The RNA shown here (Bacterial RNase P class A) has 344 nucleotides.
RNA sequence: UGAGUAAGCUGGACAGCCGCGUGCAAAAUGCCGAAAGGCUUUGUAUGAGGAAAGUCCGGGCAUCGCAGUGCAGGGUGCCGGGUAACUCCCGGUGGAGGCGACUCUAAGGAAAGUGCAACAGAAAAAAACCGCCGUAUUAUACGGUAAGGGUGAAAAGGUGAGGUAAGAGCUCACCGUGGGGCGGGAGAUCGCCCUGACGUGUAAACCCCAUCCGAUGCAACACCGCAGUGAGGUAAACGACUUGCACGGUCAAUCUCGAGAAGGUGGCUUGACCUGUACAGAAAUGUGCAGGGUAGAUAGAUGGCUGUCAUAUACAGAACCCGGCUUACAGGCUUGCUCAUUAU
Numbered sequence: 001u002g003a004g005u006a007a008g009c010u011g012g013a014c015a016g017c018c019g020c021g022u023g024c025a026a027a028a029u030g031c032c033g034a035a036a037g038g039c040u041u042u043g044u045a046u047g048a049g050g051a052a053a054g055u056c057c058g059g060g061c062a063u064c065g066c067a068g069u070g071c072a073g074g075g076u077g078c079c080g081g082g083u084a085a086c087u088c089c090c091g092g093u094g095g096a097g098g099c100g101a102c103u104c105u106a107a108g109g110a111a112a113g114u115g116c117a118a119c120a121g122a123a124a125a126a127a128a129c130c131g132c133c134g135u136a137u138u139a140u141a142c143g144g145u146a147a148g149g150g151u152g153a154a155a156a157g158g159u160g161a162g163g164u165a166a167g168a169g170c171u172c173a174c175c176g177u178g179g180g181g182c183g184g185g186a187g188a189u190c191g192c193c194c195u196g197a198c199g200u201g202u203a204a205a206c207c208c209c210a211u212c213c214g215a216u217g218c219a220a221c222a223c224c225g226c227a228g229u230g231a232g233g234u235a236a237a238c239g240a241c242u243u244g245c246a247c248g249g250u251c252a253a254u255c256u257c258g259a260g261a262a263g264g265u266g267g268c269u270u271g272a273c274c275u276g277u278a279c280a281g282a283a284a285u286g287u288g289c290a291g292g293g294u295a296g297a298u299a300g301a302u303g304g305c306u307g308u309c310a311u312a313u314a315c316a317g318a319a320c321c322c323g324g325c326u327u328a329c330a331g332g333c334u335u336g337c338u339c340a341u342u343a344u
Stems, first nucleotide, its partner, number of pairs: 001340010012309007020047008030039003049315001053326002056324005061217004073213005078092005093107001094105004108208002113206002115202003129149002131145006157175006176198002178195007221266004230257005239251004273292008
């Protein structure tokens, strides 16, 4: 200098004017409403994101359900650690790719059973089409044979040697796979030795094994509550109706209690929070200390205009909260590492 790889930051700034939501204060012995509760104006403080998104996982919280166990259904699937929890994160093992930095990996079981393997091919699971060998005198038939040919994504562990009628893990050496032993490691697993044990692939096909999971989501849910409605009480006297009267009954009246459309309040933001720092740890992360107060609407605020700068501004906007994952994203910036080339 060029090419690459990994991790992270930022996400227009400043000033002026106008406007909106929320908190607090005042006007306030105000106004609206039956009440619960709310309203207007002024001042002041504050007001979207790294993904607020998809709603895909996990948890908090809430209501309902629930003795225990099982079935059904669903998730997960190498090992160790982290966490409130996870299908997430960190570190490692095996496998795949790259010269390398580094990246990817749902990675239990295929001799428990079932299914499938297009076309081609004799054959797709325990195979004889050609070829090879033997026997029958030949054509041909029968038997043996998986070394050779051909088909296919895949062909009966691979290569070589011995062996044989021809062949074959039939035997041997090396390699691959499985099993056993010893050693290293917390473990996945690695190294060495022994062992012919070597019947394809597919389980993000059914299935089997192990393990985990109650259902519904803030329009959850709790409280206040007008009307209407339900239950009970009260009467010496009083209203209406019930046959003229009495008793009795019904309604009305009044009191208490229960549930409660509309409407209102809470839930609602102090939380597994943010910033800094020390310690523990390889890391994820944990613990301690100090400081901070940083949206909370309910038809839903967070915007508009002008000026300057670099003249251009991406993806996109809270709605109970939090941890992840995934997806979208203009432009700018920082750091570690690798490879190649050149110069000293």
Rfam family: Bacterial RNase P class A. By type it is a ribozyme. About the family: Ribonuclease P (RNase P) is a ubiquitous endoribonuclease, found in archaea, bacteria and eukarya as well as chloroplasts and mitochondria. Its family is annotated with ribonuclease P activity, tRNA processing and dimeric ribonuclease P complex in the Gene Ontology.